[in-house]
Molecule: glmS glucosamine-6-phosphate activated ribozyme aptamer
Organism: Calidifontibacillus erzurumensis
RNA sequence: UAUUAAUUUUAAGCGCCUGGACUAUUCUGAACGGAAUGGAAUAGUUGACGAGGUGGAGGUUUAUCGAACGGUCGGCGGAUGCCUCCCGGCUGAAUCACAGCCGUAAGCUUGAACGAAAACAAAGAGGCGACUCUUUGCACAAACGUUUAAGCAUGAUUAAUA
Numbered sequence: 001u002a003u004u005a006a007u008u009u010u011a012a013g014c015g016c017c018u019g020g021a022c023u024a025u026u027c028u029g030a031a032c033g034g035a036a037u038g039g040a041a042u043a044g045u046u047g048a049c050g051a052g053g054u055g056g057a058g059g060u061u062u063a064u065c066g067a068a069c070g071g072u073c074g075g076c077g078g079a080u081g082c083c084u085c086c087c088g089g090c091u092g093a094a095u096c097a098c099a100g101c102c103g104u105a106a107g108c109u110u111g112a113a114c115g116a117a118a119a120c121a122a123a124g125a126g127g128c129g130a131c132u133c134u135u136u137g138c139a140c141a142a143a144c145g146u147u148u149a150a151g152c153a154u155g156a157u158u159a160a161u162a
Stems, first nucleotide, its partner, number of pairs: 014077004019073001020046009049066003055086006087103006094157004107152009120137007
C1' cells in the first nucleotide's frame, strides 16, 4: 500500500468524482531572442446557502421551497417525495356508508400575526497557489407550520330540542 473478515461510529441541499472549470511544476507549439496564447503529462483544488419533510409493506425517479457577487455546471449513489395496498385514527351531531384528511396530528376557502443561513464585512490559522477552516457582526425569503378570526361542509336511519 492492497485485499478479506469482524466490530463501532456516521446523513439527507446528504455522500462521492472518471467530465468540466481553476491552481502548481515540467515539457512542447519554437530554429535564435521575445510577445500573445494554445496543447500534453503529473499532482492538487472546487463540485448546494439554509427552511421544510419519515405509521408499515411494495413500486418508482429529474422528490418540496426559496436565498445567493449564480460552475449551486455535469455525472453516480442514496433520500423523509409520489403511487398502490394495509394498520390505527380525525372532521362532517351519533351509527353505517360516502367524501376529504392525519400518523400526536387530522374537512374546505379567505384574512391577520409570528417564524433562515450562507453570501457580505471584519479578525485570525493553514497552503507556492487554486482554496480550506474558525470566530465576531449584519440584514433580507418562499413553500410550509403554529396561533387566531370569519364563512361553508353528503345520504339513510335514530335520538333530543323547537